[in-house]
RNA sequence: AGGGGCAUAGUUCAAUGGUAGAAUAACGGUCUCCAAAACCGCUGAUGUGGGUUCAACUCCUGCUGCCCCUG
Numbered sequence: 001a002g003g004g005g006c007a008u009a010g011u012u013c014a015a016u017g018g019u020a021g022a023a024u025a026a027c028g029g030u031c032u033c034c035a036a037a038a039c040c041g042c043u044g045a046u047g048u049g050g051g052u053u054c055a056a057c058u059c060c061u062g063c064u065g066c067c068c069c070u071g
Base pairs, nucleotide, nucleotide: 001070002069003068004067005066006065007064010024011023012022013021018054027041028040029039030038047063048062049061050060051059
C1' cells in the first nucleotide's frame, strides 16, 4: 500500500428490517449464630458521523480502534 473480518450491559455472548435479551458481576432482600452457596428483586449497553426506509443492532457509506491475509 491492497484485501478481509470484528465493535451490543463491568465481563462473556444472543437478537429473520418491527418493544434490545441471557448468563455472570455489582447493589438490595430471604435464609444462616456469622459467612459462603441457593432463591427473589433491581440497575446497567447497540464505537462515531451521514444515507436508505413508515420503521435500522440489522442494509449502504465516511471515520476511529482492534485482529487476520497479501506484497